[in-house]
Context: one part of a larger RNA
RNA sequence: CUGGGCGUAAAGGGUGUGUAGGGGGUCGUGUAAGUUUGACGUGAAAUCCCGUUGCUCAACAACGGAACUGCGUCGAAUACUGCUCGGCUGGAGGUUCGGAGAUGAGGGCGGAAUUCUCGGUGUAGCGGUGAAAUGCGUAGAUAUCGAGAGGAACGCCGAUGGCGAAAGCAGCCCUCAAGACGAAAUCUGACCCUGAAACACGAAGGCCAGGGGAGCAAACGGGAUUAGAUACCCCGGUGGUCCUGGCAGUAAACGGUGCUCAUUAGAUGUAGGCGGAUUCGACCCCGCCUGUGUCGAACCUAACGGAUUAAAUGAGCCGCCUGGGAAGUACGGUCGCAAGAUUAAAACUC
Numbered sequence: 001c002u003g004g005g006c007g008u009a010a011a012g013g014g015u016g017u018g019u020a021g022g023g024g025g026u027c028g029u030g031u032a033a034g035u036u037u038g039a040c041g042u043g044a045a046a047u048c049c050c051g052u053u054g055c056u057c058a059a060c061a062a063c064g065g066a067a068c069u070g071c072g073u074c075g076a077a078u079a080c081u082g083c084u085c086g087g088c089u090g091g092a093g094g095u096u097c098g099g100a101g102a103u104g105a106g107g108g109c110g111g112a113a114u115u116c117u118c119g120g121u122g123u124a125g126c127g128g129u130g131a132a133a134u135g136c137g138u139a140g141a142u143a144u145c146g147a148g149a150g151g152a153a154c155g156c157c158g159a160u161g162g163c164g165a166a167a168g169c170a171g172c173c174c175u176c177a178a179g180a181c182g183a184a185a186u187c188u189g190a191c192c193c194u195g196a197a198a199c200a201c202g203a204a205g206g207c208c209a210g211g212g213g214a215g216c217a218a219a220c221g222g223g224a225u226u227a228g229a230u231a232c233c234c235c236g237g238u239g240g241u242c243c244u245g246g247c248a249g250u251a252a253a254c255g256g257u258g259c260u261c262a263u264u265a266g267a268u269g270u271a272g273g274c275g276g277a278u279u280c281g282a283c284c285c286c287g288c289c290u291g292u293g294u295c296g297a298a299c300c301u302a303a304c305g306g307a308u309u310a311a312a313u314g315a316g317c318c319g320c321c322u323g324g325g326a327a328g329u330a331c332g333g334u335c336g337c338a339a340g341a342u343u344a345a346a347a348c349u350c
Stems, first nucleotide, its partner, number of pairs: 004321003007304002012318001014201004021194003025088004030083002033081002035077008049065006091191001092188004096183003103177007110154001115149007125136002162169002206247006215241002220236004258317006266295011299306002323350003332343004
């Protein structure tokens, strides 16, 4: 190189945008680079293969042939690929109209609850647990009523629902911005797919600077439990959790399933839209598209299971795997304030 794989056995990059590269609809023109073919030249000899011959045979050797699968030049062919030019509309994209959405960013507003402060009522307990204790309370707690402060999160609706590339997104209103979907025409005319590198985004926790701090709560202190209890339970409680700006760049970042296109029985739910039938107008009903579930034929799978949202059947491109441990470690490089991230072995051992 050829080859086999990646839901659970080793293996899909956390996600997107996109450069190079790879791949690419349909009809025709030209070209003849790839491709096919012919001739000529060359492809040293030896070796290998075939035949004959020589050493008594063989090894060995000699002669002849074939071969040397290659390269070059010239000619021919034009189906396919490439290149050139000109078309096409089915791929892709644009315009118009329409509704849906926790899609993003900024601003404003609201109510419930916890805590705290002040005031009223009121008196001996409260709290907590398996049981207790630490703790709080006669300097008046808990309970209850009123007023106020402040921070964080948004009950019901709520869904097996929706949106987003993923991470993720939920009180209400406003502003700005993005994407998807449906309908009918119309426009552009292959503008497409994938994507090494690169760039961007990226939960929680962590870091830097400045704010904020109600509740919760690593660390820490105390009380219990226990043989012990650096825990589970209880009382406290600081970082943090929140906001602004920056860094970090990882997750069981999971559907453990890369993206795109085409093809291949159905049944049933649900979300958005449209059409038909019907109706006063709708719902129910029939059909189409897009999304999201469940079941299930063919088919696939080691089995489990998957099955038009494929793990089926094909095509294109990327990433990754190659026995277990050592190890996602060491060393070196790059990045980072650090924590660390990324790239990534070997000895040895089974």